This is a predicted structure of a 376-nucleotide RNA (Bacterial RNase P class A) from a Desulfosarcinaceae bacterium. It matches the Rfam family "Bacterial RNase P class A". From the family's description: Ribonuclease P (RNase P) is a ubiquitous endoribonuclease, found in archaea, bacteria and eukarya as well as chloroplasts and mitochondria. The organism belongs to Desulfosarcinaceae, within Bacteria. A source record names the gene rnpB.
[in-house]
């Protein structure tokens, strides 16, 4: 210097001007709901996002066990929980840092498998090989063979010596895998040695399906409480020609119209309050843990809007790239640091009941660690 790997914090600040919006205090207006003016004060994120898990909470269901149906599926730990996460084991990819795996069971059952090929699952005979039989001597037929040839992503372990008509774990040596067993080593997944049986039994469970564990639904628009105008429900009073009421601007009078009108309870709507931000909380520091996380002490209070606020703009610093000039570190290739001057970025985004996780999106910085390469 290049190329890569894994981690980790930050996501500008400070002032001035112009706004939004929550709460508090003063004025002032008002139909006492509220608005209006001015102070003080607070005001989004690392993913607030996507609604994928897992919970808290709230309302509905609910005796106890089953069955259906759903979902995890190496170990051990860790939390409230978990499909998270942390240490590992195996596999599997990378020269390496290091990533990634739905990683129980197909030797229960039950099914799938284009095309090629004779055969594809209690296996099979298309060349080939050995053996009979016939023969017109070209072959034909019958039975054997999975050793070699073709076909395939796959043809029933693999090399070699025996055996045999050929051959074939038919039998024997290694070697591979299964089962079964003895030692050691780990809590554990498993590792590491050693024996014994020819046992060799193909893929597919993100196919049914077997096995362990686990799981009620709906979700803050859960759901609590206040409560208009209206039009049902329910009582009580008054009235229906001996005329309630209501029109004719307030009364009275008069005329006209008239059979329903006042009140109360009592359900639900609109609308408002509440739930609502103090919680498995942050921050520091010690202690236990290899670490995820746990546990003392100390401190802090950190948005609750609801048609929905946290915005914009200008100066200086601040970050980054050239150029320069100084001090420096190195044997060197280079490199650190300050000054000046001069350009240039500023993302992805926007809470709406609250954590815990995943997951995608997104800007430069900074640490460690790996290969390569140049130079001394």
């Nucleotide at each position: 210097g290049g190329a890569g790997u894994a981690g980790a914090a930050c996501a500008g600040g400070u002032g001035g001007c112009c706004g939004c919006u929550g709460a508090c205090c003063c004025g002032g207006a008002g139909g006492c709901a509220u608005c209006c003016g001015g102070g003080u004060u607070g005001g989004a994120g690392g993913a607030a996002a996507g609604u994928c898990c897992g919970a808290a909470c709230a309302c509905c269901a609910c005796a106890g066990g089953g069955c259906a149906g759903g979902g995890u599926g190496c170990u051990c730990c860790a939390u409230a929980a978990c499909g998270u996460g942390g240490a590992g084991u195996c596999g599997c990819g990378g020269c390496a840092a290091c990533g990634c795996g739905a990683a129980g069971g197909c030797a229960a059952g039950u099914g799938c498998a284009a095309c090629a090929g004779a055969a594809a699952g209690c296996a099979a005979a298309c060349c080939g090989c050995c053996u009979c039989g016939c023969u017109a001597c070209g072959g034909c037929g019958g039975g054997g063979u999975a050793a070699g040839g073709g076909u395939g992503a796959a043809a029933c372990g693999g090399u070699g010596c025996g055996g045999u008509a050929a051959g074939a774990g038919c039998g024997c040596a290694c070697c591979a895998g299964u089962u079964c067993u003895c030692c050691g080593g780990g809590u554990g997944a498993c590792c590491g040695g050693g024996g014994a049986a020819g046992c060799u039994g193909g893929g597919u469970a993100a196919a049914c399906c077997c096995c362990a564990c686990c799981c009620g639904g709906u979700g803050c628009a859960a759901g609590a409480c206040c409560a208009a105008a209206u039009a049902g429900g329910g009582g009580a009073g008054c009235g229906u020609c001996u005329g309630a009421g209501g029109g004719c601007g307030g009364c009275c009078c008069g005329u006209c119209c008239g059979a329903g009108c006042u009140c109360c309870c009592g359900g639900g709507u609109a609308g408002g309050u509440c739930g609502c931000u103090u919680g498995a909380g942050g921050u520091g520091u010690c202690g236990g843990g290899c670490a995820a996380c746990c546990g003392g002490c100390a401190u802090c209070c950190u948005a609750g809007a609801u048609g929905a606020a946290u915005g914009g703009u200008c100066a200086c610093c601040g970050c980054c790239c050239c150029a320069a000039a100084g001090c420096g570190g190195g044997c060197a290739a280079c490199u650190g640091c300050u000054u000046u001057g001069g350009g240039g970025a500023g993302a992805c985004a926007g809470a709406a009941u609250u954590c815990g996780g995943c997951u995608u999106a997104u800007g430069g910085u900074c640490u460690a660690c790996u290969c390569c390469g140049g130079c001394c």